[in-house]
RNA sequence: GAUGCGCUUGGUGAUGGAGUCCGCCAGAAAUCGCCCGGAACGGCUGAUGACUCCUACGGCUGC
Numbered sequence: 001g002a003u004g005c006g007c008u009u010g011g012u013g014a015u016g017g018a019g020u021c022c023g024c025c026a027g028a029a030a031u032c033g034c035c036c037g038g039a040a041c042g043g044c045u046g047a048u049g050a051c052u053c054c055u056a057c058g059g060c061u062g063c
Stems, first nucleotide, its partner, number of pairs: 009026005016054006033044003
C1' cells in the first nucleotide's frame, strides 16, 4: 500500500421532526424520484425504506 473478515461507532434509504423495526455504506461509498426526448423544454407521484404520531401542503364535507 492492496484485499478480506470481525467489533465499535458514524453516515445513509428523492422535501421537515420524533419513536420502533429493517436495509445499505464506511475512507470511500451508500445516497441524490418518475415520464417524453439526442438535448432543451414540458409533464407526474409522495413529507415514511416500513409502521405510528406531529408539522407543512393538497382534496371533499360540515359548522